[in-house]
RNA sequence: CCUGUAGCUCAGUUGGAUAGAGCAACGGAUUUCUAAUCCGUAGGUCGUAAGUUCAAGUCUUACCAG
Numbered sequence: 001c002c003u004g005u006a007g008c009u010c011a012g013u014u015g016g017a018u019a020g021a022g023c024a025a026c027g028g029a030u031u032u033c034u035a036a037u038c039c040g041u042a043g044g045u046c047g048u049a050a051g052u053u054c055a056a057g058u059c060u061u062a063c064c065a066g
Base pairs, nucleotide, nucleotide: 002066003065004064007023008022009021010020016054025041026040027039028038029037047063048062049061050060051059
């Protein structure tokens, strides 16, 4: 100096309304069965703790891990 967001890989613009995608998992459809395909569901205190702000994944500080 850079990175830290779902089990894994990542996005998230200048701070703005319910935090998302792909893969994986689970359920269903299809199939004689499996695979593939399609539909759906669940899964996050955004590394930790403070601060600023009406509002923080986003800005500031310290710490932790790589």
Predicted 3D model of a 66-nucleotide RNA (transfer RNA) from a marine eukaryotic metagenome. The RNAcentral record of the sequence draws on MGnify.